[in-house]
Order: sequence, then structure tokens, then C1' cells
RNA sequence: GGGCCUGUAGCUCAGCCCGGUAGAGCACCGCUCUUGCAAAGCGGGGGUCCCGGGUUCGAAUCCCGGCGGGUCCA
Repeated sequence: GGGCCUGUAGCUCAGCCCGGUAGAGCACCGCUCUUGCAAAGCGGGGGUCCCGGGUUCGAAUCCCGGCGGGUCCA
């Protein structure tokens, strides 16, 4: 330098192919339970979907450029 994969909540990831309300588990906070803690149950908060641009009524999703990570080739 080139090919491929990848970037979404604090963490691990789904959703992307085939555009239509941004989700799950864990973590965090509150309540119940307990003498107390843990566990368990119930409830809650938390997101510029890596960045910029384009297409579209509408983009996490499609297109273009860039950045980071992984891997292979040179």
C1' cells in the first nucleotide's frame, strides 16, 4: 500500500441482509423481603447508533469519503 471483517447503553452483544417507535443480558439506582448483608421479586434511569456528506416522506440499516480495531496478502 491492497483485500476482508468490525465500530449500537458503563460492559458483552442483537437489530443492518430486505429502511418505518433504538433493544436484550449483566452492571447501576429505588422499593419489597431480612436483625443485617447476599440472593430473589418488582420498578426506574442511562444512547450525537465512530465521524462527515448523499439518497429518501423517513437512515443504526442503502451509497460515497474519512477515522479506530482485528485479520490476511504484499
Predicted 3D model of a 74-nucleotide RNA (transfer RNA) from an uncultured archaeon. Model confidence (mean pLDDT): 84 of 100. Its Rfam family is "tRNA". Rfam classes the family as a transfer RNA.